[in-house]
RNA sequence: GAAGCGGGCCAGACGAUCGCGCGCGGCUGAGCGAGAUCUCACCGCGUGAGGAAAGUCCGGGCUCCACAGGGUAGGAUGCUGGCUAACGGCCAGGCGGGGCGACCCGACGGAAAGUGCCGCAGAAAAGAAGACUCCCACCGACCGGCCCUUUGGCCGCGCCAAGGGAAAAGCUGAAACGGUGGUGCAAGAGACCACCAGCAUCGCGGCGACGCGAUGGCUUGGCAAACCCCAUCCGGAGCAAGCGCAAAUAGGGGCGCUAUGGUGUGACCCGCACCGCGCUCGGGUAGCGUGCACAGAGCUGCGUGGCAACGCGCACGCCAAGAUAAAUGAUCGUCCGCGACAGAACCCGGCUUAUCGGCCCACUUCGCAU
Numbered sequence: 001g002a003a004g005c006g007g008g009c010c011a012g013a014c015g016a017u018c019g020c021g022c023g024c025g026g027c028u029g030a031g032c033g034a035g036a037u038c039u040c041a042c043c044g045c046g047u048g049a050g051g052a053a054a055g056u057c058c059g060g061g062c063u064c065c066a067c068a069g070g071g072u073a074g075g076a077u078g079c080u081g082g083c084u085a086a087c088g089g090c091c092a093g094g095c096g097g098g099g100c101g102a103c104c105c106g107a108c109g110g111a112a113a114g115u116g117c118c119g120c121a122g123a124a125a126a127g128a129a130g131a132c133u134c135c136c137a138c139c140g141a142c143c144g145g146c147c148c149u150u151u152g153g154c155c156g157c158g159c160c161a162a163g164g165g166a167a168a169a170g171c172u173g174a175a176a177c178g179g180u181g182g183u184g185c186a187a188g189a190g191a192c193c194a195c196c197a198g199c200a201u202c203g204c205g206g207c208g209a210c211g212c213g214a215u216g217g218c219u220u221g222g223c224a225a226a227c228c229c230c231a232u233c234c235g236g237a238g239c240a241a242g243c244g245c246a247a248a249u250a251g252g253g254g255c256g257c258u259a260u261g262g263u264g265u266g267a268c269c270c271g272c273a274c275c276g277c278g279c280u281c282g283g284g285u286a287g288c289g290u291g292c293a294c295a296g297a298g299c300u301g302c303g304u305g306g307c308a309a310c311g312c313g314c315a316c317g318c319c320a321a322g323a324u325a326a327a328u329g330a331u332c333g334u335c336c337g338c339g340a341c342a343g344a345a346c347c348c349g350g351c352u353u354a355u356c357g358g359c360c361c362a363c364u365u366c367g368c369a370u
Base pairs, nucleotide, nucleotide: 001366002365003364004363006361007360008359009358010357012335013334014333015332016331017330018329020048021047022046023045024044025043026042028041029040030039031038050341054352055351057350058349059348060347061346062238063237064236065235069270070269071268072267074234075233076232077231078230079093080092081091082090083089094108095106096105097104098103109229110228114227115226116223117222118221127177132170133169135165136164139163140160142158143156144155145154146153147152178196179195180194181193182192183191197219199216200215201214202213203212204211205210242290243289244288245287252281253280254279255278256277257276261275262274263273264272265271296319298318299317300315301314302313303312304311305310336339
């Protein structure tokens, strides 16, 4: 210098004018009346989106239903150890895969509990199964010769691949019943041997996933992102939760049902709580406050334990969007690199997705110079 890899950070800047939400203050004015308080207007000051506020995909807080109890169904997760309020998140490690490398990716429990599936092709797709071509004359049939009294025996470099043997080779496929080489045989074959892969047992190391070594018999297909099995976790609903004010799921009229009943507990059964419930008629409300926005699983710095995620301690340290038709904007000037994706709605921790451009740190490979 080029190409890359991992992580962190910024998200136009400054000024002027006008405008909007919220908070605080105010000699002021109005509602408003004697005062206080409150509300509105006006004035002043302060403050006002994000790294994802997003998708609503996980987890938790909070609230109500029994301070949510037993079971069934259902759902989620799925290598190991740790972190955490919790998680499907994060950290570290193991194994497998990719890359020369920095590094990246992985739903990664069980197929020897059972069921099921494996298209086309192929002989055969899982049962110690099967034979299309190929292989074999050991068995066997036939032929010839010899021996014998005989149904028999012996010989043949005779013959036959229908019977029988065999499962090596060919063909098909993503996958063919361990692989390579040798011995052996009629031909063959873990039948036997060596090495390799796999499996089981044992020993050693590791908390563990697992790794290394020895021994053994010879071998057992794949799919669980098919059902299923195993282990762990999950009660349900959600801020339109809920609580308060107001006559406001109230109250009134009519009809019907009722304790082996009804209602609530939002899958079902039990359990628990309550005693009324269902249908119908007509009038009137559906407004305000709270939850909710100063303060917590918060940030920063230092110290400390840990490889790390993270924990603990300390600080005369830092912190203020809070609407409800819903504010956070517009114009102008200067400058630069001409500015992307995008807008809070109970709160928080994650994941995922979108994103112009730029800065910083560590590392890798190659080239050049010294």
Molecule: Bacterial RNase P class A
Organism: Coriobacterium glomerans PW2